The RNA shown here (SAM riboswitch aptamer (S box leader)) has 104 nucleotides and comes from a soil metagenome.

[in-house]
Parts: sequence; structure tokens; C1' cells
RNA sequence: CAUCGAGAGGGGUGGAGGGACUGGCCCGUUGAAACCCCGGCAACCUCCCGCGAAAGCGGGGAUGGUGCCAAUUCCAUCAGGCUCCAACAAAGGCCUGGGAGAUG
Repeated sequence: CAUCGAGAGGGGUGGAGGGACUGGCCCGUUGAAACCCCGGCAACCUCCCGCGAAAGCGGGGAUGGUGCCAAUUCCAUCAGGCUCCAACAAAGGCCUGGGAGAUG
């Protein structure tokens, strides 16, 4: 700096944890983490084509390097706006931005 509402799981070993932290809510003895094997998804790096002075943009591929394969990054946290109400406020709901995190 870019992306994070899409997509993609079987087997073996293992034996109680896991979803980053906190709070929630979930997943797990019908087998968690971790490791291994095989498979898959995606298209960041990479490769090809077109456009372009360049930065870059668009399209395509998947040999190789990463990544990923429950739930939106599972949800929330901080700020602002809108809404719900007879009305004020709170709680709730929705939207936008931020923070934190993940991957490249």
C1' cells in the first nucleotide's frame, strides 16, 4: 500500500481443546489443537495477450512461491449519523468511518 459479505474437505496420527485478545455467541468425545498424506478454492507474487509515454487498467492461464478451505475478519468494542417511541432518554436496529487483526 491492497484486499477481507464470494469461494473451497476427505483420510491417517493424536486425545481436549478451538474460533487472535476481552465480552458475547458458537464449534468440539458423532473427535478440538497440532502434524502428515491426498484433494480443492482463490488469483497476491508469477506467466500470456490488449491498451498506455509511464503509473497503471482490462482480459486470460494455473507449472511454480505464498495464502485459504464452519459461521461477514462469527458478532461487538471507539466516534458520528439515521431510525424505532405519544414524547425525552436509554436499550435495540441500520449506515458510515476509525481502531485492532489476518493475508499478500

Its mean pLDDT, the model's own confidence on a scale to 100, is 82. It matches the Rfam family "SAM riboswitch aptamer (S box leader)". Rfam links the family to the GO term regulation of gene expression.